This is a predicted structure of an 82-nucleotide RNA (c-di-GMP-I riboswitch aptamer) from a Pseudomonadota bacterium.
The source organism's lineage runs through Bacteria, Pseudomonadati and Pseudomonadota.
Its Rfam family is "c-di-GMP-I riboswitch aptamer". About the family: GEMM was predicted in a large-scale screen for bacterial structured RNA regulatory elements.
RNA sequence: AGCAGAAAAAGCUAAACCUGCCGCGAGACAGGGGCGGAAAGCCACAGGUCUUUUGUCAUGGGAAGAUUGCUGGGCUGCCUGG
Numbered sequence: 001a002g003c004a005g006a007a008a009a010a011g012c013u014a015a016a017c018c019u020g021c022c023g024c025g026a027g028a029c030a031g032g033g034g035c036g037g038a039a040a041g042c043c044a045c046a047g048g049u050c051u052u053u054u055g056u057c058a059u060g061g062g063a064a065g066a067u068u069g070c071u072g073g074g075c076u077g078c079c080u081g082g
Base pairs, nucleotide, nucleotide: 003081004080005079012037013036017032018031019030020029022027035069041075042074043073045072046071047070048067049066050065051064052063053062054061
């Protein structure tokens, strides 16, 4: 450097739900909580899903957002083994 793995060890994180607060909303943040995670660390780049808005007889579509614990991709990292 690369591949594989989470048995061990040191750690990390935190689903649903509850409370507070922000937002039109999806949802975000903080506290509690612990389903889980071997990148569930970071990045909205591509796709997906969701929200708002616009458009259409209706559908399709456009625009602006959310989601990285939906998938892929990019970057970075602890331990162990070959």